[in-house]
RNA sequence: UGGGGUGUCGCCAAGUGGCAAGGCACCGGGUUUUGAUCCCGGCAUUCGGAGGUUCGAAUCCUCCCACCCCAG
Numbered sequence: 001u002g003g004g005g006u007g008u009c010g011c012c013a014a015g016u017g018g019c020a021a022g023g024c025a026c027c028g029g030g031u032u033u034u035g036a037u038c039c040c041g042g043c044a045u046u047c048g049g050a051g052g053u054u055c056g057a058a059u060c061c062u063c064c065c066a067c068c069c070c071a072g
Base pairs, nucleotide, nucleotide: 001071002070003069004068005067006066007065010024011023012022018055026042027041028040029039030038048064049063050062051061052060
């Protein structure tokens, strides 16, 4: 420098046009003598960033950023 891949909550991770599941962690409550377990509830108005397409974008397109792989 060229090509490919990945980027979603603190961590892991689903979602491939109709507005973001789940697990762990964390917070509040119940249970318990206390803690753990268990149960209930809460937890991403921005999905790496900026534009574009669309009635509607995490999802499609363009550029850029970070990391990984391949080629030179």

This is a predicted structure of a 72-nucleotide RNA (transfer RNA) from Halieaceae bacterium UBA6060. The prediction has a mean pLDDT of 80. Taxonomically the source falls in Halieaceae (Bacteria, Pseudomonadati, Gammaproteobacteria, Cellvibrionales). Its Rfam family is "tRNA". Rfam's curators write: Transfer RNA (tRNA) molecules are approximately 80 nucleotides in length.